[in-house]
RNA sequence: GAUAGAGGUUGCAAAUUCAAUCAGUAGCGCGAAAAACGCACGAAGAAGCGCGCGCAAAAGGUGAAUUUGCCGAAAUCCGACUUCCCGUCUUCGCGGGCUUCGGGUUGGGGCAUGACGAAACACGCCAUGAACUGUCACAAGCAAUUGUGGAGCGCUAUC
Numbered sequence: 001g002a003u004a005g006a007g008g009u010u011g012c013a014a015a016u017u018c019a020a021u022c023a024g025u026a027g028c029g030c031g032a033a034a035a036a037c038g039c040a041c042g043a044a045g046a047a048g049c050g051c052g053c054g055c056a057a058a059a060g061g062u063g064a065a066u067u068u069g070c071c072g073a074a075a076u077c078c079g080a081c082u083u084c085c086c087g088u089c090u091u092c093g094c095g096g097g098c099u100u101c102g103g104g105u106u107g108g109g110g111c112a113u114g115a116c117g118a119a120a121c122a123c124g125c126c127a128u129g130a131a132c133u134g135u136c137a138c139a140a141g142c143a144a145u146u147g148u149g150g151a152g153c154g155c156u157a158u159c
Base pairs, nucleotide, nucleotide: 001159002158003157004156005155008071011070012069013068014067015066016065017064018063019062027055028054029053030052031051037050038049039048041093042092043091044090045089046088074106075105076104077103078102079101080100084097085096086095087094107133108132111129112128113127114126116124117123135150136149137148138147139146140145
């Protein structure tokens, strides 16, 4: 240098199908009201909504099964790009998202607490903490193993 592997029974990610939730919400129809007030990121304007009855979703997120690709798998943070998309419509702002590039962080999956996101007590992401687990180094031990420490730019095997 090349090739092939391991961590785990919740390894990582994606797709399809089904289900619950979203929600009796948005929306639609009929009726009532039509002044004022309130609503949605901010301002101005416009339209709509607010009450009753009837009908009645979807997306994102989640779970299960199956399949596929894999082991920086993947995730996240910062910066840059400029179109596009979203936040009811127009204008101006503000915020968010997609893709790509550059750099940084994280071995892995849980648990707890907190902030943010989310309809949500589900769940996601980040930070912190105490354990668990895999791996290597050092030390101790006859050995099983124990302790301390490091990080995947690592580790193991073969050529």

This is a predicted structure of a 159-nucleotide RNA (Lysine riboswitch aptamer) from a sheep gut metagenome. The sequence is in RNAcentral, with records from MGnify. It matches the Rfam family "Lysine riboswitch aptamer". Rfam describes the family as follows. Riboswitches are metabolite binding domains within certain messenger RNAs that serve as precision sensors for their corresponding targets.